[in-house]
RNA sequence: AAUUUCAUAGUGUACGUUUCUCGUAUAUGUGUAGGAAUUGGCCUGCACGUCUCUACCCGAUCACCGGAAUGAUUGGACUACGGGAUGAUAACAAUUCGUU
Numbered sequence: 001a002a003u004u005u006c007a008u009a010g011u012g013u014a015c016g017u018u019u020c021u022c023g024u025a026u027a028u029g030u031g032u033a034g035g036a037a038u039u040g041g042c043c044u045g046c047a048c049g050u051c052u053c054u055a056c057c058c059g060a061u062c063a064c065c066g067g068a069a070u071g072a073u074u075g076g077a078c079u080a081c082g083g084g085a086u087g088a089u090a091a092c093a094a095u096u097c098g099u100u
Base pairs, nucleotide, nucleotide: 019085020084021083022082023081024080025079026055029048030047031046032045033044034043035042040065041064049056057076058075059074060073061072062071063070
């Protein structure tokens, strides 16, 4: 001086971070303004509701209405937080097999 190994610190890069389930919240709810349809029963906005961001709809069945207004029953989620299960990846250790 170079190389290798180990330890510590810093920087950078690559890869992986899945799925399911339970609990809590909210009742996928309520009020309201404007507009639209009628073979239809919707669209847009605002507010309330959650120690809460977001969402606040869809289908089925039954009823009801007739140019203006929908209702009941029922099935289905998303989102936030927490618990559990499962999976993936990495490192280390042990054992077995194979190769050098």
Purine riboswitch aptamer from Paenibacillus uliginis N3/975, 100 nucleotides, folded computationally. Its Rfam family is "Purine riboswitch aptamer". About the family: Riboswitches are metabolite binding domains within certain messenger RNAs that serve as precision sensors for their corresponding targets. Allosteric rearrangement of mRNA structure is mediated by ligand binding, and this results in modulation of gene expression. A class of riboswitches that selectively recognises guanine and becomes saturated at concentrations as low as 5 nM. In Bacillus subtilis, this mRNA motif is located on at least five separate transcriptional units that together encode 17 genes that are mostly involved in purine transport and purine nucleotide biosynthesis. It has also been shown that some members of this family are specific for adenine instead. Hence this family are termed purine riboswitches. RNAcentral holds the sequence, with entries from Rfam and Ribocentre. The coordinates come from a structure-prediction model, not an experiment, and the mean pLDDT is 75.